A computed fold for a 1395-nucleotide RNA from an uncultured delta proteobacterium, annotated as small-subunit ribosomal RNA.
Rfam family: Bacterial small subunit ribosomal RNA. Rfam links the family to the GO terms ribosome and structural constituent of ribosome.
[in-house]
RNA sequence: AACGAACGCUGGCGGCGUGCCUAACACAUGCAAGUCGAACGAGAAAGGGGCUUCGGCCCUGAGUAAAGCGGCGCACGGGUGAGUAACACGUAGGUAACCUGCCUCCAAGAUUGGGAUAACAUGUCGAAAGACGUGCUAAUACCGAAUAAGACCACAGCUUCCUCGGAAGCAGGGGUCAAAGAUAGCCUCUACUUGUAAGCUAUCACUUAGAGAUGGGCCUGCGUACCAUUAGCUAGUUGGUAGGGUAACGGCCUACCAAGGCGAAGAUGGUUAGCUGGUCUGAGAGGAUGAUCAGCCACACUGGAACUGAGACACGGUCCAGACUCCUACGGGAGGCAGCAGUGGGGAAUAUUGCGCAAUGGGCGAAAGCCUGACGCAGCAACGCCGCGUGAGUGAUGAAGGCCUUCGGGUCGUAAAGCUCUGUCGGAGGGAACGAAUGUUUCUGGGGUUAACAGCCCCGGGAAGUGACGGUACCCUCAAAGGAAGCACCGGCUAACUCUGUGCCAGCAGCCGCGGUAAUACGGAGGGGGCAAGCGUUGUUCGGAAUUACUGGGCGUAAAGGGCGCGUAGGCGGAACAUUAAGUUAGGGGUGAAAGGCCUGGGCUCGACCUGGGAACGGCCUCUAAGACUGAUGAUCUUGAGUCCGGAAGAGGAUGGCGGAAUUCCCAGUGUAGAGGUGAAAUUCGUAGAUAUUGGGAAGAACACCGGUGGCGAAGGCGGCCAUCUGGUCCGGAACUGACGCUGAGGCGCGAAAGCGUGGGGAGCAAACAGGAUUAGAUACCCUGGUAGUCCACGCCGUAAACGAUGUGUGCUAGCCGUUGGGGCACUUAGUGUCUCGGUGGCGCAGCUAACGCGUUAAGCACACCGCCUGGGGAGUACGGUCGCAAGAUUAAAACUCAAAGGAAUUGACGGGGGCCCGCACAAGCGGUGGAGCAUGUGGUUUAAUUCGAAGCAACGCGCAGAACCUUACCAGCCCUUGACAUGGGCGUCGCGGCUUUCGGAGACGGAAGCCUUCAGUUCGGCUGGACGCCACACAGGUGCUGCAUGGCUGUCGUCAGCUCGUGUCGUGAGAUGUUGGGUUAAGUCCCGCAACGAGCGCAACCCUCGCCCUUAGUUGCCAUCGGUUCGGCCGGGCACUCUAGGGGAACUGCCGGUGAUAAGCCGGAGGAAGGCGGGGAUGACGUCAAGUCCUCAUGGCCCUUAUGGGCUGGGCUACACACGUGCUACAAUGGCGGUGACAAUGGGCAGCAAGGCCGCGAGGCCGAGCCAAUCCCAAAAAGCCGUCUCAGUUCGGAUUGUUCUCUGCAACUCGAGAGCAUGAAGGUGGAAUCGCUAGUAAUCGUGGAUCAGCACGCCACGGUGAAUACGUUCCCGGGCCUUGUACACACCGCCCGU
Repeated sequence: AACGAACGCUGGCGGCGUGCCUAACACAUGCAAGUCGAACGAGAAAGGGGCUUCGGCCCUGAGUAAAGCGGCGCACGGGUGAGUAACACGUAGGUAACCUGCCUCCAAGAUUGGGAUAACAUGUCGAAAGACGUGCUAAUACCGAAUAAGACCACAGCUUCCUCGGAAGCAGGGGUCAAAGAUAGCCUCUACUUGUAAGCUAUCACUUAGAGAUGGGCCUGCGUACCAUUAGCUAGUUGGUAGGGUAACGGCCUACCAAGGCGAAGAUGGUUAGCUGGUCUGAGAGGAUGAUCAGCCACACUGGAACUGAGACACGGUCCAGACUCCUACGGGAGGCAGCAGUGGGGAAUAUUGCGCAAUGGGCGAAAGCCUGACGCAGCAACGCCGCGUGAGUGAUGAAGGCCUUCGGGUCGUAAAGCUCUGUCGGAGGGAACGAAUGUUUCUGGGGUUAACAGCCCCGGGAAGUGACGGUACCCUCAAAGGAAGCACCGGCUAACUCUGUGCCAGCAGCCGCGGUAAUACGGAGGGGGCAAGCGUUGUUCGGAAUUACUGGGCGUAAAGGGCGCGUAGGCGGAACAUUAAGUUAGGGGUGAAAGGCCUGGGCUCGACCUGGGAACGGCCUCUAAGACUGAUGAUCUUGAGUCCGGAAGAGGAUGGCGGAAUUCCCAGUGUAGAGGUGAAAUUCGUAGAUAUUGGGAAGAACACCGGUGGCGAAGGCGGCCAUCUGGUCCGGAACUGACGCUGAGGCGCGAAAGCGUGGGGAGCAAACAGGAUUAGAUACCCUGGUAGUCCACGCCGUAAACGAUGUGUGCUAGCCGUUGGGGCACUUAGUGUCUCGGUGGCGCAGCUAACGCGUUAAGCACACCGCCUGGGGAGUACGGUCGCAAGAUUAAAACUCAAAGGAAUUGACGGGGGCCCGCACAAGCGGUGGAGCAUGUGGUUUAAUUCGAAGCAACGCGCAGAACCUUACCAGCCCUUGACAUGGGCGUCGCGGCUUUCGGAGACGGAAGCCUUCAGUUCGGCUGGACGCCACACAGGUGCUGCAUGGCUGUCGUCAGCUCGUGUCGUGAGAUGUUGGGUUAAGUCCCGCAACGAGCGCAACCCUCGCCCUUAGUUGCCAUCGGUUCGGCCGGGCACUCUAGGGGAACUGCCGGUGAUAAGCCGGAGGAAGGCGGGGAUGACGUCAAGUCCUCAUGGCCCUUAUGGGCUGGGCUACACACGUGCUACAAUGGCGGUGACAAUGGGCAGCAAGGCCGCGAGGCCGAGCCAAUCCCAAAAAGCCGUCUCAGUUCGGAUUGUUCUCUGCAACUCGAGAGCAUGAAGGUGGAAUCGCUAGUAAUCGUGGAUCAGCACGCCACGGUGAAUACGUUCCCGGGCCUUGUACACACCGCCCGU
């Protein structure tokens, strides 16, 4: 785009078309083929009228109806597509092998006789259908005879043509064969003579012959579906002779003879199918299709058969058989809608049991006419095409309302309303066709026939009459915007976007894909874009699809080159010449039905539709011409191909022989305890003497070195040496043949390994098998053995990643460098150089390629031929065939299923890949954890609640820098509802507020009394502000949910050295380059190189702090010097020192040497407080983990609103069989205990730190100087040193428990810390495993602080003492760069296979 469509929703009108695609299923009922009295005989009834003796008769109806005989028709028209793969159809021819009723033309004729028969009457049988007997009768029915131009048959002659077989024509004699009348009219001739008949005339009919037209039969060329998993078929088969048969040729049929005929250009068989003009699609070529209309064919319940006839083997005929249906008296009968309607059934699905012969056409008839479900019309159906309408103009408060909203507004929207108009369709009323006159009747004109004015025929003119559709089309008038819009779509493709509901549900979906709480994708709504009386969906066909490629594709790796050769058919084929004319080209003729399509006119108002004319119909046939090219034929040529001569290399093949090394076995010697084997072992061999070693012997198989991208062969393949036989190749020469060539479907041959058969052989190796190991298992990898086999001969098999994954041949198209075989030339000749032919490699230009790559050995440019491919799986499988002894090979599907499978390259990520390099990563060390008790966090369990979060590293002494109440979010109970808190309105009261006492209550809360205080401004008004109370509503409030809606903040990789950009360049592209490389660094740090050149974020530096020095400033700090002194920097004094805290200096590979590339840098040294980043901190690139946090805060959406909000009391977060993390204290002597006038730093202090004194064993209490702090206090530093204890569950260890106290606090029961006395548990250094640390570090020792009423083994900070070790980078973990493989890309925690 299309449709004979169907389904869903919707539906105003008209025109023109179309309408069982399925069950060629079965059919009730009606109709669809009759007609002619002008061929013939016979001939009713009802009704009407008359008469009647009431029995009937007569007339009419009527020569009508019905029937019969006869003629013509029924073979057309109409239906259907079952069958048919065929001369069925299409196209072009042939028929010298034929027929043709009715029609036309032409010629001749139609004489004379005869016997029947139906109808009818009557009888019999039968239920019926029907049948039979007897009797009567006619014809255009039937038959005999005559005639015979002519036809036919046989005979013989001539002419012409021809396909040489015959055919046509002419003349001759012989044989056979015809006929029918009817109607109308007339009286010229004849008869009787009125008028009729014989007759005549006309028309129709009849007979014979010829011709035509029309229609058919038969034959032929070409075209015409799929399957080769159908490869052979055929006995009337193929041909001949003779005969029969037919309208006619013919094995069409029969007899005899011969053995043919068809087939790879597809016979035979199977499946499917009516064919065509055309139709749909497509740019075309094609593809699909064969409704309606038209041509042909076939069929008529199924199968078979003939009869009649011009024509049938006959849709509404006959006979037989069958199935089915119906009737039946059971004996028998009847029927055939694939005619028009209609019914049932089937189906997704397809109409009225309509009107009419008015028109067109058909049958019969002389005609009127009759018949006609052909046809013309109407009905039903949006089934299709075409046309029309559902209104037009104006109208902004941009109405109401809907929807959205950033709440401002936007949009539906001039849309509506309103106002002004119009009148198509529909409605009402009125008028009103064309289609219809060539026919008939009648009037009339002319002509013909004839004896003729008749009649009949022909050509005109006038009139009358005829319409199913239909009172329809069309026209006029009237009223009235009044009656007339839907459907699908809006994620991309693809024009059109928002809200809401839903929450991987419900659903959507043509493909991709949407939906798991913010869905433009589901449902609804608003809005929008698209079509429109339709719109969507489904189905089907073509297109897009160059996705079967003729036009117009491919085969190295995506699917695809046969394993290799020889060669048949076929295809293709070198140079020059001649002939021919098959192909080819040009011109002419014929045909190519009509309709359709196209062009151009015309008719319906337009259009669809109808119609005139034209062009076209790609094809086929035929005639003529041309002679280039192809073909054919003839005769030539040498360049393709081959032969010959001379040389050459070689694991080319076959057979026979020979050789040495090695292995194993056997014999003997020496010799002794192991050998062998492995990652380590064991099985195994060995004291019966192995392994090792020496000598001898046997056997089989394979041939080290040479040996090489070396050679040979078609491929498979070929490797010691010699001989024999033998194939191919190359080079040189140019004597010969003369296109002998290339390719090659089938076919034939060769064809690794394994395997099979028969017979040998068997050393080593070695499937199967056995044992030993390994392992979760180990039917494996490893080991010890070991049989087929491997070897030989003969015969099979016929496959391989049979690979260059690249068919063969020929020609053409830059080179360079090797290597191998031959030849030529030159020279300085064991050689070198150069040219050339053949082979074999590496690189590479052009070109090709998706890229990789190929590149004179093409995958380039061309030609010839063959093979093969057409998404993945199923499957190289099943079935069938062929081959094979078998194994199996070969040929080779489908159902079903998927939305991919695949190639090449890119960036990442990953690897039990590689290279380089880092890190307390390992190693080297030191100390821990894991065992014990306790503390603390978590899981789990429990509970009314044990609030919540955090989950590997990167949750777990984490949020929590401190849960008895509070905190607190949890639970129970009791209370409040504009609320504990904010803003706004109204009313009332008045300062607000603070304090005391008291009552009820667990308290919140509620009530009472008293005291203190008595706001500011002011226009002096309860006017304004303010406060409190009450009321109503907007609202407050939420630690309720979503960290996967978010902001912010944070963790982590990781303080790892990386992450990017601009321009340029390269690539079809993704991308690459830069950023890779050589060095170097802690570092993408720096240097050098480089199609790159630059730049940004990171690194480093700039900042803070510690370490040295200088300077400034000296109180509360300090005290060298001077003085005083109560001996305390206490005082005077001083600011030198320490220190404090401001400012500056200092370090940069700067210097020297070495090394490196002369660079960057590295190593060593000097100097220096400090040396190569001096130590520490702050600082965290692009990004990753949907990492963490809605319970810090902020915030979208959702949810609660007398509660999920708010207040209070009590409880809980502190539970306890257990498991884990992080810690503390220990297990002891490097220690415990006792003693002791050693030495710090950072900090903190007024609701505070507190000296000192007194009391208490102590926690602490009482009193209390000083200090808002470089001044006073906390404050004692501890490890240290001295003494003692002596290895024990202890003078270790301190849990637990009892008891008495202290402190804080409203309050220590659940549930604080501390002290005294008493008690004195586990624990004797900790399994597997695991953590931290590289120097002022680890370890160890104490001190301070935040939080805090109180509570610290945690956290943060401070100083004291103060180590050990690092060979090194193989390994574990993490990371960086380069490279490689990849089937991974939510990226190895991947993907994926089997059960």